A computed fold for a 529-nucleotide part of an RNA from a metagenome, annotated as small-subunit ribosomal RNA, 5' domain.
It matches the Rfam family "Bacterial small subunit ribosomal RNA". Its family is annotated with structural constituent of ribosome and ribosome in the Gene Ontology.
The full RNA is in RNAcentral, with records from SILVA.
[in-house]
Context: one part of a larger RNA
RNA sequence: GAACGAACGCUGGCGGCGUGGUUAAGGCAUGCAAGUCGCGCGAGAAAGUCACCUUCGGGUGGCGAGUAAGGCGGCGAAAGGGUGAGUAAUGCUUGGAUAACCUGCCCUCGAGCGGGGGAUAGCCCACCGAAAGGUGGAUUAAUACCGCGUACGCUCCGGUUGAGGCAUCUCGGCCGGAGGAGAGCGGGCUUCGGUUCGCACUCGAGGAGGGGUCCAAGUGCUAUCAGCUAGUUGGUAGGGUAACGGCCUACCAAGGCAACGACGGCUACGGGGCCUGAGAGGGUGUUCCCGCACACUGGGACUGAGACACUGCCCAGACUCCUACGGGAGGCUGCAGUCGAGAAUCUUUGGCAAUGGACGAAAGUCUGACCAAGCGACGCCGCGUGGAGGAAGAAGGCCUUCGGGUUGUAAACUCCUGUCAGGGGGCAAGAAUAAGCGCGUUAACAACGCGUGAUGACUACCCCCAAAGGAAGCCACGGCUAACUCUGUGCCAGCAGCCGCGGUAAGACAGAGGUGGCAAGCGUUGUUC
Numbered sequence: 001g002a003a004c005g006a007a008c009g010c011u012g013g014c015g016g017c018g019u020g021g022u023u024a025a026g027g028c029a030u031g032c033a034a035g036u037c038g039c040g041c042g043a044g045a046a047a048g049u050c051a052c053c054u055u056c057g058g059g060u061g062g063c064g065a066g067u068a069a070g071g072c073g074g075c076g077a078a079a080g081g082g083u084g085a086g087u088a089a090u091g092c093u094u095g096g097a098u099a100a101c102c103u104g105c106c107c108u109c110g111a112g113c114g115g116g117g118g119a120u121a122g123c124c125c126a127c128c129g130a131a132a133g134g135u136g137g138a139u140u141a142a143u144a145c146c147g148c149g150u151a152c153g154c155u156c157c158g159g160u161u162g163a164g165g166c167a168u169c170u171c172g173g174c175c176g177g178a179g180g181a182g183a184g185c186g187g188g189c190u191u192c193g194g195u196u197c198g199c200a201c202u203c204g205a206g207g208a209g210g211g212g213u214c215c216a217a218g219u220g221c222u223a224u225c226a227g228c229u230a231g232u233u234g235g236u237a238g239g240g241u242a243a244c245g246g247c248c249u250a251c252c253a254a255g256g257c258a259a260c261g262a263c264g265g266c267u268a269c270g271g272g273g274c275c276u277g278a279g280a281g282g283g284u285g286u287u288c289c290c291g292c293a294c295a296c297u298g299g300g301a302c303u304g305a306g307a308c309a310c311u312g313c314c315c316a317g318a319c320u321c322c323u324a325c326g327g328g329a330g331g332c333u334g335c336a337g338u339c340g341a342g343a344a345u346c347u348u349u350g351g352c353a354a355u356g357g358a359c360g361a362a363a364g365u366c367u368g369a370c371c372a373a374g375c376g377a378c379g380c381c382g383c384g385u386g387g388a389g390g391a392a393g394a395a396g397g398c399c400u401u402c403g404g405g406u407u408g409u410a411a412a413c414u415c416c417u418g419u420c421a422g423g424g425g426g427c428a429a430g431a432a433u434a435a436g437c438g439c440g441u442u443a444a445c446a447a448c449g450c451g452u453g454a455u456g457a458c459u460a461c462c463c464c465c466a467a468a469g470g471a472a473g474c475c476a477c478g479g480c481u482a483a484c485u486c487u488g489u490g491c492c493a494g495c496a497g498c499c500g501c502g503g504u505a506a507g508a509c510a511g512a513g514g515u516g517g518c519a520a521g522c523g524u525u526g527u528u529c
Base pairs, nucleotide, nucleotide: 001529002528003527004526006525007524008523009522010521013383014382015381016380017379018378019376020375026339027338028337030336031335032334035075036074037073040072041071048063049062050061051060052059053058082294083293084292091219092218093217094216095215096214097213098212101211102210103209106207107206108205109204110203111202112201114148116146117145124137125136126135127134128133154179155178156177157176158175159174160173161172162171163170164169184199185198186197187196188195189194220266221265222264227257228256229255232254233253234252235251236250237249238248239247269291270290271289272288273284274283275282276281296317297316298315299314300313319330320329321328322327347373349372350371351370355369356367357366358365359364386416387415388414389413396407397406398405399404420470422465423464424463425462426461429459430458436452437451438450439449440448473518474517475516476515477514478499479498480497484513485512486511487510488509494501495500
């Protein structure tokens, strides 16, 4: 000098864009953060209102409404969002390998979608419990569940044959045998038999995107850590996995690693990047993007295409809460917010209008992702606090050799302007499309294409009004270093980054005037180069 997720002191007008719990991965009140589909399925209220009846208590029926709530089923909940505790390598980065693998939704292609069955939740009844919740009985549906039939391809076995390679091998053709599937819903037409379209469904092949696994190199400090290792190292057989493998088990052998640093200890998420620097290098990993890890602590599996699963399940533990003492409930390292610790870090805001996501045929619903606004000079950038004229120069202040000098065109005063802030009014863009309508296409009113056609949480900008009015401070002035005098103090009080100042004329302390520097900031502290 530059930089910062900064803090502290003094000061503080406006806007834009960013950015904001670095400490306690400490504890958490409250609200919200993951639902959706009635075009899969069965069932189905009430308030209210209208009509009729009435013993005036009420009853019945219609609407409310096939609505709400609840249930079965499907998809999603493994994404998005948070944090960096752990991890020095099961991670990350770069480059390879997979002839050792998986892949829901999406795209392309091929083949199919036949015919049956038995349950169960909900509702109802009975019962247990303080609650959380549970037990039994009866009954019912499905795109829920289970047999059967079928098999273009698929899997396995046997035979045969071809091609290729990278060691184990890989990719095909043909024949025979064995095994294995399915679901409907909505619309049009209908002679009611069906047929067709759309969305689903099943079995295969390929793709895209996503992931698993393996290898090589790189990736802190410490030798005041020198030896480490028994599933340890290898083999055989088996198990397990989507898949290779001591991944696991049994048996056999005695190996394996290490001064090119094993093993141990300490520290630490890694990278793109960021800061600095002419570069080399040094430092760093906040926001944003990629990867990994974690979700009160430890362990475990279930479901599923995918998890060993932040707002799922089970067990154990610590903690908090409820309890009728028998037993239960909970997990903000989501968004806000609260306590605590700390030098220190924000609103318990608005909206799904846009972008994106889940579900749905769609309308749409949900979305603290996101978009916006709010708070903080925390940072960067921009603007303003007025402009021009105005005395050999007012007053006041300060200094003085008492002549004057300086503050100083500074002010007053005159003329002018109108940024920002204030008041009033106007008007874009962010909005693309959806339903619907019209046209095309079509066997078709389906699907598809074109045109038309709702929807704004929040904000820019423009015009008018008034008015210099509301808007400047901070640090320094001995040398380094730009800027000097007076008064007070008297080795005191104090200053100080280094050298050093202060003991009676202190340009170094304190105040004042003046000056210098920067400016909505200026200084100080901390840290890095």